[in-house]
Order: sequence, then structure tokens, then C1' cells
RNA sequence: CGAGUCCGCACGGGAGAGUUCCCGGAAAACGCUGGUCACGACGGUUUCCGGGGCGCCGAAGGAGCAAGUCCUCCCUUGAAUCUCUCAGGCCCCGAUACCGUGUGGACGAG
Repeated sequence: CGAGUCCGCACGGGAGAGUUCCCGGAAAACGCUGGUCACGACGGUUUCCGGGGCGCCGAAGGAGCAAGUCCUCCCUUGAAUCUCUCAGGCCCCGAUACCGUGUGGACGAG
């Protein structure tokens, strides 16, 4: 000097699945009603928040394994966007796997 590997940062690209049911709370307007006219009781509706049920999704994370590898054999080891769905998620948006560009650092065949 340096192929390449790893870690970080910035930017760009980048999926799926409930606008479900129940309970509680808050707000809004409405209906009805009481009133001492300050306000309040009840009812359902809409929106938001929290919890739960059922259904569903796979691309944070986690788990499983084919060829191959180890070995006489068993055992072992062994990837993914595959499989599972513990975790996570299910209007849109955003984020995440992964990819690209730039950049900082570590290692580094030669």
C1' cells in the first nucleotide's frame, strides 16, 4: 500500500397480517330527565387510552434443520427472506430483515 472480513454512523431502497369482539377509563356532541339554573343522573353513538378473548402475520430478537463436516458408527457441527411463532407485530405512517452508496474504526491474506 492493500483484496477481504467485522463493528458503528448518515442517506436511499425495502413486506405481511383485525379498521374484530368484550370489559374499564377519558373526551365530545346528542337523546331523555332532575334542578336551588351553579350543575347533575341515565341511555346509546363516535374518537382516544389501558386490559382481556378469538383470529391472523413473519423480515427485530430467539429456536429448529438439508447437503456437507467429525467419526468405524452413534454423538457432534451445520444457512436462509425456509420452518416454529416464545417474544414481536396486525388502517395508514414509522421501525425492523436484507440490499446499495458514502463515511469512521478494528483485523488483515498478500